A computed fold for an 84-nucleotide RNA from uncultured Ruminococcus sp., annotated as transfer RNA. Its Rfam family is "tRNA". It was read from a public genome assembly.
[in-house]
């Protein structure tokens, strides 16, 4: 230099004919149980606005297509693999 793959919460990882983003687990926090703890069970767990109901934003970065993009297209960045 060329080719291919991957990039989503704190973390592993789902969501593919383009249609509720974060299912399911780990971790964390709170509660139950216990003399106390562990284990177990229950609840919560992206962010901002709001008393609430509800709404806005958020999938590596920046653009594009579309009524609608994590998903399709273009450029770039990072990492992994192959070729030279």
């Nucleotide at each position: 230099g060329c080719c291919g793959g991957u990039g989503u919460g704190u973390u592993g990882g789902a969501a593919u004919u383009g249609g509720c983003a974060g299912a399911c687990g780990a971790g964390a926090c709170a509660g139950a149980c216990u003399c106390a703890a562990a284990a177990u069970c229950u609840g919560u767990u992206g962010u901002c606005c709001g008393c609430a109901a509800g709404g806005g934003c958020g999938u590596g970065u920046g653009g594009g297509u579309u009524c609608g993009a994590g998903u399709c297209c273009c450029a770039c960045c990072a990492c992994c693999g192959g070729c030279a």